[in-house]
């Protein structure tokens, strides 16, 4: 210097932010879901699951 293990460590999970707890991933893990004539229309959520903020929608009320 390169290459493999391995320790530490980090990082990912359809849009912030925080605890828990779960997969996954070592430069990859990750980049929603229907229908379609493949040109295009359409539809759900800030969560991977809970909880709590925070913004953002819908209904009533005052």
């Nucleotide at each position: 210097a390169g290459a493999a293990g391995a320790u530490a460590a980090g990082g990912c999970g359809a849009u912030g932010g925080a605890g828990c707890u779960c997969g996954c991933c070592u430069g990859a893990a990750u980049c929603g879901c229907c229908g379609c004539c493949a040109g295009c229309g359409g539809c759900u959520g800030a969560u991977a699951g809970c909880u709590c903020c925070u913004g953002c929608g819908u209904c009533g009320g005052c």
A computed fold for a 62-nucleotide RNA from Symbiobacterium thermophilum, annotated as Fluoride riboswitch aptamer (crcB RNA motif). It matches the Rfam family "Fluoride riboswitch aptamer (crcB RNA motif)". For this family Rfam cites "An excited state underlies gene regulation of a transcriptional riboswitch" (Zhao et al., Nat Chem Biol, 2017). NCBI's taxonomy places the organism under Bacteria, Bacillati, Clostridia, Eubacteriales, Symbiobacterium.